RNA sequence: AGAGUUUGAUCAUGGCUCAGAAUGAACGCUGGCGGCAUGCCUAACACAUGCAAGUCGAGCGAGAAAGUUCCUUCGGGGACGAGUAAAGCGGCGGACGGGUGAGUAACACGUGAGAAUCUGCCCUUCAGUGAGGAAUAACUUCAAGAAAUUGAGGCUAAUACUGCAUACGUCCCUCCGGGGAGAAAGGUGGCUUUUAUGCUGCCGCUGAAGGAUGAGCUUGCGGUCUAUUAGUUUGUUGGUGGGGUAAUGGCCUACCAAGACGAUGAUGGAUAGCCGGCCUGAGAGGGUGUACGGCCACAUUGGAACUGAGAUACGGUCCAGACUCCUACGGGAGGCAGCAGUGGGGAAUAUUGCGCAAUGGGCGAAAGCCUGACGCAGCAAUGCCGCGUGGAGGAUGAAGGUCUUCGGAUUGUAAACCUCUGUUAGGUGGGAAGAAAAUCCCGAUGUUAAUAGCAUCGGGUUAUGACGGUACCACCAGAGAAAGCACCGGCUAACCUCGUGCCAGCAGCCGCGGUAAUACGAGGGGUGCUAGCGUUAUUCGGAAUUACUGGGCGUAAAGGGUGUGUAGACGGCAUGUUAAGUCCGCUGUUAAAUUCUCCGGCCUAACCGGAGAGCCGCAGUGGAAACUGGCAAGCUAGAGGGUGAGAGAGAGAAGUGGAAUUCCCGGAGUAGCGGUAAAAUGCGUAGAUCUCGGGAGGAACACCAAUGGCGAAGGCAGCUUCUUGGCUCAUUCCUGACGUUGAGACACGAAAGCGUGGGGAGCAAACAGGAUUAGAUACCCUGGUAGUCCACGCCGUAAACGAUGACCACUAGACGUUAGUUCGGCUUGCCGAAUUAGUGUCAAAGCUGACGCGUUAAGUGGUUCGCCUGGGGAUUACGGUCGCAAGACUAAAACUUAAAGGAAUUGACGGGGGUCCGCACAAGCGGUGGAACAUGUGGUUUAAUUCGACAAUACGCGAGGAACCUUACCUGGGCUUGACAUAUACACGACCGCCAUAGAAAUAUGGUUUUUUGGGUUUCGGCUCAAACGUGUUUACAGGUGCUGCAUGGCUGUCGUCAGCUCGUGUCGUGAGAUGUUGGGUUAAGUCCUUUAACGAGCGCAACCCUUGCCGUUAGUUGCUACUUGUCCUUGAGGCAACGCACUCUAGCGGGACUGCCUGGGAAACCAGGAGGAAGGUGGGGACGACGUCAAGUCAUCAUGGUCCUUAUGUCCAGGGCAACACACGUGUUACAAUGGCCGGUACAACGGGCAGCGAUCCCGCGAGGGUGAGCGAAUCCUUAUAAGCCGGUCUAAGUUCGGAUUGGGGUCUGCAACUCGACCCCAUGAAGUUGAAAUCGCUAGUGAUCGCGUAUCAGAACGGCGCGGUGAAUGCGUUCUCGGACCUUGUACACACCGCCCGUCACACCAUGGGAGCUGUUUGUGCCCAAAGUCAUCUUAGCCAACCCGAAAGGGAGGCGGAUGCCUAAGGCAUGGGCGGUGAUUGGGGUGAAGUCGUAACAAGGUA
Repeated sequence: AGAGUUUGAUCAUGGCUCAGAAUGAACGCUGGCGGCAUGCCUAACACAUGCAAGUCGAGCGAGAAAGUUCCUUCGGGGACGAGUAAAGCGGCGGACGGGUGAGUAACACGUGAGAAUCUGCCCUUCAGUGAGGAAUAACUUCAAGAAAUUGAGGCUAAUACUGCAUACGUCCCUCCGGGGAGAAAGGUGGCUUUUAUGCUGCCGCUGAAGGAUGAGCUUGCGGUCUAUUAGUUUGUUGGUGGGGUAAUGGCCUACCAAGACGAUGAUGGAUAGCCGGCCUGAGAGGGUGUACGGCCACAUUGGAACUGAGAUACGGUCCAGACUCCUACGGGAGGCAGCAGUGGGGAAUAUUGCGCAAUGGGCGAAAGCCUGACGCAGCAAUGCCGCGUGGAGGAUGAAGGUCUUCGGAUUGUAAACCUCUGUUAGGUGGGAAGAAAAUCCCGAUGUUAAUAGCAUCGGGUUAUGACGGUACCACCAGAGAAAGCACCGGCUAACCUCGUGCCAGCAGCCGCGGUAAUACGAGGGGUGCUAGCGUUAUUCGGAAUUACUGGGCGUAAAGGGUGUGUAGACGGCAUGUUAAGUCCGCUGUUAAAUUCUCCGGCCUAACCGGAGAGCCGCAGUGGAAACUGGCAAGCUAGAGGGUGAGAGAGAGAAGUGGAAUUCCCGGAGUAGCGGUAAAAUGCGUAGAUCUCGGGAGGAACACCAAUGGCGAAGGCAGCUUCUUGGCUCAUUCCUGACGUUGAGACACGAAAGCGUGGGGAGCAAACAGGAUUAGAUACCCUGGUAGUCCACGCCGUAAACGAUGACCACUAGACGUUAGUUCGGCUUGCCGAAUUAGUGUCAAAGCUGACGCGUUAAGUGGUUCGCCUGGGGAUUACGGUCGCAAGACUAAAACUUAAAGGAAUUGACGGGGGUCCGCACAAGCGGUGGAACAUGUGGUUUAAUUCGACAAUACGCGAGGAACCUUACCUGGGCUUGACAUAUACACGACCGCCAUAGAAAUAUGGUUUUUUGGGUUUCGGCUCAAACGUGUUUACAGGUGCUGCAUGGCUGUCGUCAGCUCGUGUCGUGAGAUGUUGGGUUAAGUCCUUUAACGAGCGCAACCCUUGCCGUUAGUUGCUACUUGUCCUUGAGGCAACGCACUCUAGCGGGACUGCCUGGGAAACCAGGAGGAAGGUGGGGACGACGUCAAGUCAUCAUGGUCCUUAUGUCCAGGGCAACACACGUGUUACAAUGGCCGGUACAACGGGCAGCGAUCCCGCGAGGGUGAGCGAAUCCUUAUAAGCCGGUCUAAGUUCGGAUUGGGGUCUGCAACUCGACCCCAUGAAGUUGAAAUCGCUAGUGAUCGCGUAUCAGAACGGCGCGGUGAAUGCGUUCUCGGACCUUGUACACACCGCCCGUCACACCAUGGGAGCUGUUUGUGCCCAAAGUCAUCUUAGCCAACCCGAAAGGGAGGCGGAUGCCUAAGGCAUGGGCGGUGAUUGGGGUGAAGUCGUAACAAGGUA
């Protein structure tokens, strides 16, 4: 610091997502040790049990027991225990410490100020501490009760209670002289003494002053959301009197006044404890408030007071509510948000531990007691930090695994092996610091009469450890006990194999998976981190994606429809003053901890300690005066006014004019008019349309007329008059900043629409009819009502657009136009120049993502308002305001989605445009489609009818030839190293052939016959070894026309023989890309010329190749035979031979044609015409097929990856099938006849083929053919005969003398074999068919049409294929249309590219949501009722009472208790409103879903822009 993702690609916009850090976390897998931290975020839910606040005998009275022991009359008693325990009165403390965050938007908190206050214990100072009295708990005796507890009588003490005395301060009154009021408690130690007197120490007590600490109160400023909460308030705001409080104050009360708060957001609602800090971030910010620290609030819920220095009191009291427990049913008890712990909730959070040893707290004189504060331990990888799981050597690079191109590679120095070390854990032994105060002893000083005592200081001594025998140290043994998790398609470091086959699954985003998955699962390998690793959740970051730092608004989201103007914001020149802002200095504060820097302590680190900086803030104070602000008095450049001119569809009102439409009346006139692409509805013989005249009525104003004018916008148009607003120019006379913008507010505001009343000619929603159409609720036509018009009143919206808010200033120009002014020329009505104000076009700099804008800015600056923050949901819902309504304004959420959108680029496409081409159409000729047959395909059938090919570009195609074979299919019978190949090992010596048997054959059995070469040896019989060959057996393997043409090679079809497809360098553009290759001409052609920011080049075109057409030359057999000669006869246009190569021909080599020449046109290229020539403008034909497209075709030609079968999916054999047959299609053949059929006669080819062959001749047969077999491996022989044609005859328009299918019979040939299933011949039979609907095919010249011939395949079997020649046409105006193609341009929402994209209803499923009769919960307002406890007030000689007073007493008084009444008031109740939830039959739209249904609205002129 960025990256992925919208596109075919690009730039920009914009969202989504990722990489980082963090956490009180949780979950999954895994887990060795230690240190330091942290640990109910949810139910402020309910709690069993234990503990968490007591202490003081030096305030007071009383006072056990167990146990031990002694005595005893055995009943008991005494002593110790012990003045102990437990309890009571009294004092102090239970307001601290500890917990929690429910409430609270508040002076609660933070920060800074302040005045009208209190403060126990503590410190300092002053002054005191006298003398009395009466009770009461405990205890005891009764009584009630289940209990809790309570009542009555009796005894008693105090630092408990209560008078009196005294009064330095204090308080009150005051005439300032004074007067009045008001206290106290003792305990203990020492000495002393007459035994209750003194003196004294300490601790207490009382009054008062000051301090410290703590607390209460007031106030400036600061920190959440919401206006779909806009008005709130009656003790409310202020005053006076009174009350109340520690204290100010409407805090309370009576009276008076009518205020107070609010757009700078009152009131209401929602949410929330606040802060120091913590996390993140470069910072500014954003998020957060766990642990630690400060403050606040709360203690089961609500209310209330008491006590006290302090509470409205967590472990106190009273009342009410809910809940739980006990109960004898009468009544009682309780409050873990203290520490543990339990249940519950939850994804989730620990031990019912040890100790007061330390620190701190309460009480105490102290010892000490208490302390779940605290110190420790336990549990949890929850976090941070540290350590370890070994180190060195070790190559046969072991084995195993994995991969493999089979060679190897990798795991991998990794292991084994050898050697070393000993952290941690384990064992044994040792072993701290944390502890020093206090106590006690000695000494000194002070107090004192005192060497007691007490206080302080110094020295010494003893005791005290929960953790814990812990940290730490030493030794022992031994590599021994200690590694996982995630990831490996891109982002993002890391790749192979197998399995799976859109399944199973993955996924943060993009996206993977449909048979070769680096993306799923596994294995191997690798990468990252490491006692952890991943996932999930949340926060900040990246995100400049709320933009203060630091964004935008013409087209991407975004300028309000326009103006007037309030608040507000901002504001010209110059002077003086002030000091609010601003700037500088100083002071106070900004707690500690944290962060940062330095230093130090635990081995290090985390952690901890010390010092410093910082804490960006607030307040006070002193100064400065430039700028902003305030005040005062000025100026004229902004703004406004005056005066003089000017233009205008600016506005309102009244009047008025002509043309046209329609209607009415009249004349004239006759059959149509009207309307459309074409029609029809409609009108018309009751007289239309057309035409002439007259009249009525309404609406709109031709020409002028214009990127002309005016207006703020909407908008404004005949002419005249009246009323009226604004603007411009000139002048520089007046005012003196009066200005700009403008939230709310107010006004205006097209069309449509609404209300009331008029009006209504034309036009025209709705509606009706006619057409069109599959339909046509549309487009077209005929009608036609609201409406359009007027008056008044609403509505308040538009693509209200320049999609561009207003105002001011600055920044090159050129050319128009409108309204002025000035100047010049002068022909006096024209031209030119300058300058204002408008309105246009182009363009510079600059800006912009590009398009574009460009003094009328979208440039450069300033002021101010409005608005935007992904798409959809949603110009929506709910609520509110407005409206008569329609509706308008304001304006969400759930949910869903990875894009949506802008500009430009290249293509493709268009029922867009332009140019051009092609048998593309047209013009012609002949066909197909109808018939029969042949052949191929589909379908059907079948045991099988093997397989492939499917628009063009499958279908007489693979197949150039299925009776067996072929053959791949079916049935049946066999074989298993195999029908075929190689290798190995062993055995044998043959195999083949012939014969026989079984069998359908394959095959099996038997018989017969039978090896080769070389070496050694030899008795020349043979034996042996080796090799070759062959057979059998064995193991590797063979084999597969099984699958995948969507894994492939090769080959092929098609666009298309169309003229295109690209590159290098340069240039332009941010870029994709463009240019070149476009333009002007031309061509068959990107062919050539020219122009040109392009210049060149490549693959294509053309040419080079073959063939054909002319000529020459060379050659002359088997070809040819003109001349010459010979010979024969049948005497000819004859045969044969010689000579010859002239001609034909054959086949080699050359020539020839190049727009070369001429004329015309043209810049050129080139075009048109002509000459010559066999041939003329690429002469004809062929071969040749650019970059690429169609996942086109072929795994069945062949090759080949993967996969499958292996006694079968291989292989052999027989038979069958590929030949089936209701039917459909393609391609052909033959026909339908007279341009013909039949009969007879007669003429002319070329290309080819031939030895298992072609086969002459002759004979036989009606014929197919048979017999014979000359010649020929062929320019020699054979095939071979051509046919149409020509001549003659016949048939005469018919299902025929056309046509030949079908069928019967008889034959021929091939072949092992013609049944399924061959071809041909003869005789007989003689079907359909009389020129073919819609539609459709081929062909432009030696072509179509027509005629025959040959050949490949092949034993045989073409109507097909491939070739050959014979005869030999017609037409082409032309490019509107159909199809295909090329180039340029235009639009595009297409890019799988129009066979594209895409919209809405309906149907189905799911999801969230609005309305909804209601039902229900919660919260809150108002009014009223009832009213607990309690404070306060009032009353009470009626009940009760010791202290004080009177009194001898009885008794009385004062006072208290109790009781009553009143005010207030919690909870409760009744009534009635508001807010927010839940639910609800049903209903509305929305979203998402597999290939559903109906149409085709949009994107191209999208077929009606």

RNAcentral holds the sequence, with entries from SILVA. A computed fold for a 1505-nucleotide RNA from a metagenome, annotated as small-subunit ribosomal RNA. It matches the Rfam family "Bacterial small subunit ribosomal RNA". The family is grouped with related families in Rfam's "SSU clan".